[in-house]
A computed fold for a 1381-nucleotide RNA from an uncultured organism, annotated as small-subunit ribosomal RNA. Rfam family: Bacterial small subunit ribosomal RNA. Rfam links the family to the GO terms ribosome and structural constituent of ribosome. The prediction has a mean pLDDT of 84.
RNA sequence: GCUUGCAACUAACACGAGUGGCGCACGGGUGAGUAACGCGUACGCGACCUGCCCUCAAGAGGGAAAUAGCCCUGGGAAACCGGGAUUAAUGUCCCAUGUGAUUGUAUUUCUAAGGGAUAUAAUUAAAGGAGCGAUCCGCUUGAGGAUGGGCGUGCGUGCUAUUAGCUAGUUGGUGAGGUAAUGGCUCACCAAGGCGACGAUAGCUAGGGGGCGUGAGAGCGUGACCCCCCACACGGGUACUGAGACACGGACCCGACUCCUACGGGAGGCAGCAGUAAGGAAUAUUGGACAAUGGGGGCAACCCUGAUCCAGCCAUCCCGCGUGCAGGAAGACGGCCCUAUGGGUUGUAAACUGCUUUUAUUAGGGAAGAAUAGCAUCAAUGAAUUGGUGUAUGACGGUACCUAAAGAAUAAGCACCGGCUAACUCCGUGCCAGCAGCCGCGGUAAUACGGAGGAUGCAAGCGUUAUCCGGAUUCAUUGGGUUUAAAGGGUGCGCAGGCGGAAUAUUAAGUCAGUGGUGAAAUCCUGCAGCUUAACUGUAGAACUGCCAUUGAUACUGAUAUUCUUGAAUAUAGUUGAGGUGGGCGGAAUGUGUAAUGUAGCGGUGAAAUGCUUAGAUAUUACACAGAACACCAAUUGCGAAGGCAGCUCACUAAACUAAUAUUGACGCUGAGGCACGAAAGCGUGGGUAGCAAACAGGAUUAGAUACCCUGGUAGUCCACGCUGUAAACUAUGAUCACUCGCUGUUGGCAAUACAUCGUCAGCGGCUGAGCGAAAGCAUUAAGUGAUCCACCUGGGGAGUACGGUCGCAAGAUUGAAACUCAAAGGAAUUGACGGGGGCCCGCACAAGCGGAGGAACAUGUGGUUUAAUUCGAUGAUACGCGAGGAACCUUACCUGGGCUUAAAUGCAGAACGACGUCCGCCGAAAGGUGGAUUCCUUCGGGCGAUCUGCAAGGUGCUGCAUGGUUGUCGUCAGCUCGUGCCGUGAGGUGUCGGGUUAAGUCCCAUAACGAGCGCAACCCUUAUCGUUAGUUGCCAGCGGGUAAUGCCGGGGACUCUAACGAAACUGCCGGUGUAAACCGUGAGGAAGGUGGGGAUGACGUCAAAUCAGCACGGCCCUUAUGUCCAGGGCUACACACGUGUUACAAUGGUCGGUACAGAGGGCAGCUACCACGCGAGUGGAUGCUAAUCUCGAAAACCGGUCUCAGUUCGGAUUGAAGUCUGCAACUCGACUUCAUGAAGCUGGAUUCGCUAGUAAUCGCGCAUCAGCCAUGGCGCGGUGAAUACGUUCCCGGGCCUUGUACACACCGCCCGUCAAGCCAUGGAAGCUUGGGGUACCUGAAGUCCGUAACCGCAAGGAGCGGCCUAGGGUAAGACAAGUG
Repeated sequence: GCUUGCAACUAACACGAGUGGCGCACGGGUGAGUAACGCGUACGCGACCUGCCCUCAAGAGGGAAAUAGCCCUGGGAAACCGGGAUUAAUGUCCCAUGUGAUUGUAUUUCUAAGGGAUAUAAUUAAAGGAGCGAUCCGCUUGAGGAUGGGCGUGCGUGCUAUUAGCUAGUUGGUGAGGUAAUGGCUCACCAAGGCGACGAUAGCUAGGGGGCGUGAGAGCGUGACCCCCCACACGGGUACUGAGACACGGACCCGACUCCUACGGGAGGCAGCAGUAAGGAAUAUUGGACAAUGGGGGCAACCCUGAUCCAGCCAUCCCGCGUGCAGGAAGACGGCCCUAUGGGUUGUAAACUGCUUUUAUUAGGGAAGAAUAGCAUCAAUGAAUUGGUGUAUGACGGUACCUAAAGAAUAAGCACCGGCUAACUCCGUGCCAGCAGCCGCGGUAAUACGGAGGAUGCAAGCGUUAUCCGGAUUCAUUGGGUUUAAAGGGUGCGCAGGCGGAAUAUUAAGUCAGUGGUGAAAUCCUGCAGCUUAACUGUAGAACUGCCAUUGAUACUGAUAUUCUUGAAUAUAGUUGAGGUGGGCGGAAUGUGUAAUGUAGCGGUGAAAUGCUUAGAUAUUACACAGAACACCAAUUGCGAAGGCAGCUCACUAAACUAAUAUUGACGCUGAGGCACGAAAGCGUGGGUAGCAAACAGGAUUAGAUACCCUGGUAGUCCACGCUGUAAACUAUGAUCACUCGCUGUUGGCAAUACAUCGUCAGCGGCUGAGCGAAAGCAUUAAGUGAUCCACCUGGGGAGUACGGUCGCAAGAUUGAAACUCAAAGGAAUUGACGGGGGCCCGCACAAGCGGAGGAACAUGUGGUUUAAUUCGAUGAUACGCGAGGAACCUUACCUGGGCUUAAAUGCAGAACGACGUCCGCCGAAAGGUGGAUUCCUUCGGGCGAUCUGCAAGGUGCUGCAUGGUUGUCGUCAGCUCGUGCCGUGAGGUGUCGGGUUAAGUCCCAUAACGAGCGCAACCCUUAUCGUUAGUUGCCAGCGGGUAAUGCCGGGGACUCUAACGAAACUGCCGGUGUAAACCGUGAGGAAGGUGGGGAUGACGUCAAAUCAGCACGGCCCUUAUGUCCAGGGCUACACACGUGUUACAAUGGUCGGUACAGAGGGCAGCUACCACGCGAGUGGAUGCUAAUCUCGAAAACCGGUCUCAGUUCGGAUUGAAGUCUGCAACUCGACUUCAUGAAGCUGGAUUCGCUAGUAAUCGCGCAUCAGCCAUGGCGCGGUGAAUACGUUCCCGGGCCUUGUACACACCGCCCGUCAAGCCAUGGAAGCUUGGGGUACCUGAAGUCCGUAACCGCAAGGAGCGGCCUAGGGUAAGACAAGUG
């Protein structure tokens, strides 16, 4: 106002859009880029800026035009973009004023360059808002302050030189532009500069610092968290705004990517906090709050703040606390271990008893951090302002903390146990499985693997992995080296550089001292304080070892000046030398040519051949020519910088040394780069070429021989010129200076003399001391003690290689890596062992001899093969006639088959018994099974015996590489050690070596060794001689007796002999040699003569030697069998090979006959005389002997006969037949006898064995084992009875000394090169691919700046257009780098 519930207006509040102001350049994140004034540190700006804040001075008068919003309207999918009308301000503009400010001009003098002061001219400001008001908040122009920035400079701040030259706005000047400001910042012109071996440029890598980790420090490594600085914000470029940006959450453009789209076009930037995905070995919640601290805006209330404060997750780190404490021995059960009736350990551990209650649980209470501001009020005074009181505010959080309750109640793991390194046993496994940081464990007794028990360490953690520092004096400034371990440049000259004699003066750069400034805070260290303690935090101090400035000191170093003579050099006089360069000359030798003599070979080798030679060689003579090298002198000599230099002589030239004086006056030393010289070989050009001689050819050697040896022979060797530039270019030792005990030789000078010598200087050698050195060694010629400079080294291999660079004609030189791989490589010395190294010595080792083996047959053992089994062991020497000193059964361990299961034996315990056995019958191969008969004693306690049950068995099954014991071998070789001393760092040495000697480490001498032990020798046995004693079973000379005969008998002890004791032989004596030990002598004497012969006796050790099957024994294995019994078989097989033997092959013999001579042994289930029988083996009788009594018994030999050189009268295998003996039993599988048979074999290839004197050879005898015997074997015994030894060169083995060594499992050692297949790493490669940064050209957005006639605007100005520059894009060539092939 009206249509009475609608519309309009005003005021306040809230929310939203818009204008304006301030902020957004802070805070927060990240480390891509950056090797730089980026950072750090110290300075400078007279060449600068600074909003907000503080102080001071002076101001704020008047006016105007727009524009967003709002309204109307258009386009587009959207983002968004336009058109019209109107409007405000602390937005914008104009006029006035000018304290001042700016600019120009002038002056002034203060001053250090653009600083200050004065005068004058021109130009140039402003905004209001809130409140009733006091007043407050703002505004403008200046000056000053504070804060924050900008710029410049000195010094410091990675790696690569296989990056050595880089630079055109580049360096400087003048002028202009630009900036807040200086400046090539930009432009025009001028000049030609600037940087670089004190590392420019290039490449690669990297944010810097305070700090952090480690380390005694110096250092080394590092840059998380916190603080400071820088840079960046999807990649790149650009400006705008602003006090400040070329701007993380602003703008524009280009590019890549993602998203939306109506396909026309648009949007975006978590390296903010959370969160998601991906990647990865791996790293958290899409939390709470602005309560505190801080920031922005605002007058303020207040708003914003993933800054911040809190909470959540994670044992990620640091710190603190707990998981109980005390008592408790039957030392429990269980586990584990053992020497196993038991012990040890787990272990006071548990059980059990008492105590405590942190923590956890439940219940109750409950903070500090809060002070401001605002508001109210009071006071100081009158306001502003300040102070007091009251009031309000806590995310964490009902959190920290406190109290109560009950109850040991809720709480222990991980690693390790061989050494380093704290902690040990069992089982399993058996070089497997596995462990391992290094060394290394594991192949049948694993403290090392796996498990268990136990122990040890740390502990809410413990181990592993990765990385950094330490140890590492292993890059050495502190604080190393270079003779031989890695390492001295091949040598000199010399620029730079480093170092440098004496004196004085000045200076004050180095140096030293004081003072001032700085060295942010945090961190580290020290004191104090706050959280119950600590970690943590606060506070004070010290420190920050640095830089700058200033004042002083002046010994040393430096600089400047003046001097000096001792370092250095020069002058004078001598001396020396294979010093160098060029020329001339010489003789010897060699080769060739010519001539001559002369004839068959020469030459060469280990031996030969190729080669030369009758076309006349080699040899010899003469002459001639050629080239190269220079005998003797000649030397540990001399000279030279090194390489190197040697006939004589001339010329030129260099050097060193000596002597005495004089001169100069530090002129010196060293020397990166550089320059020069630089053996031999090699290269180029041209000469030369006698000899020698790579390559090459031929001949030999050899398995081969692309070698060594021989015959030839070309480059080369020689000369001139040029190149190469290396060698074990070595003294494996850089140059220079000074100092430090001695002895001795020598070269060149000088000086002195007593002519014996000896001083000094410069060289060249030897030895030795201190010292040094790992040692060897060096030692005035240092490897000693010091000084200066240069070069070089940092485990071995890869590798002095590859790539790149430089040099070179080439060959190649120089510079010089990495990947990969190993746990060593290396030096010096020690002890052994070894050597186709040396010296000495020994042995039947060779040689000299004798006899064998290897060929034959057989025996025996072994291998192999075979087999049901052919049992097992021994295997070069050191197994093979070995264990075995007796395999038909047994043995016997093997095989086949049949039995037994406490068993074949013994003991104990228990039960039942009078058996067990024996005899007989049956089955059986036997063992065994089965049936019958028979069957004790007793003091009645029992004894004895046997059965059953139980406990103890048994194993010739494995390991001799788990062992004891025993044995073989080196080797009956002379060695092997110890104590003390001495030497050496030590291993170790000495002794033990040396000179002699011996069989001997035996002895002597010498001696830093003196002694000793085990070995040697001796002591023992036997044998050879003698004596004494004794005299049976032995003996028999003398006496006696007796017989056919015999010591047969009486006797005897003389002899032989027996068996006990003793003697004897010791180099004792003599001669010689020698110091001695000792040796020599056909010596003497003696039985024996130089250990008389033989035996026993075997050092330390070696061979993982042999043996578990002789025995013993650890461990493992079997237990109705791998034990045990029995029968039969096998060990005895047989295409073959080997070892050891026997018998032979014959005449030194065979055969027949005759005749002799031993020793040592054995014997009663035995040896057997004698007799008989048998051809014989033997048988039947018979006697002696328990043994010097009896018995067993020689053969070769000798004497005769025969055989007469043959496969035999040799040889005896094999086979046939017949026997004998042993034995239960001779088939497999015995021996012997007789007869018959009568094989191979005629002296043995290569090769090999034994033996040195009563030995070899040969001949027989005995014994053990044993019933017998496969025995030709083994062990003994005697008979007969030789040859030879020059000698130590060689083969084998050994001993001592010495030497070399890359060996130490020790030469059967070690070790080098190639190669199949596969794999790893690297170089090259026709090429292919990629990257970063440059260069040149073309194009060129945005944008600043500059220019501008047409269009817009009154104008100011704008639009548009043009230009310069640039990001980006394109094209081209080349370089660099990487990958791949």